Source information
This is a predicted structure of a 72-nucleotide RNA (transfer RNA) from Parcubacteria group bacterium CG2_30_45_37. The coordinates come from a structure-prediction model, not an experiment, and the mean pLDDT is 81. The source organism's lineage runs through Bacteria and Bacteria candidate phyla. The sequence is in RNAcentral, with records from ENA. It matches the Rfam family "tRNA". Rfam classes the family as a transfer RNA.
RNA sequence: GCGCCCAUAGCUCAAAGGAUAGAGCGCAAGCCUCCGGAGCUUGAAGUAGAGGUUCAAUUCCCCUUGGGCGCA
Numbered sequence: 001g002c003g004c005c006c007a008u009a010g011c012u013c014a015a016a017g018g019a020u021a022g023a024g025c026g027c028a029a030g031c032c033u034c035c036g037g038a039g040c041u042u043g044a045a046g047u048a049g050a051g052g053u054u055c056a057a058u059u060c061c062c063c064u065u066g067g068g069c070g071c072a
Base pairs, nucleotide, nucleotide: 001071002070003069004068005067006066007065010025011024012023013022018055027043028042029041030040031039048064049063051061052060
């Protein structure tokens, strides 16, 4: 330099054009308890950036950024 793949919550992953973007673990608060690191309830936390297509974009297209693999 060329090609391919990936980017969603603190971490690991779903959602693959349309219902409020969900789950596990973790975190916080409350309850319970002799204690809580066990159990129960609740909550916070989000699509890498810009543009385009569409009535509607996490999803499709283009560019950029970052990461991975292969070739040279």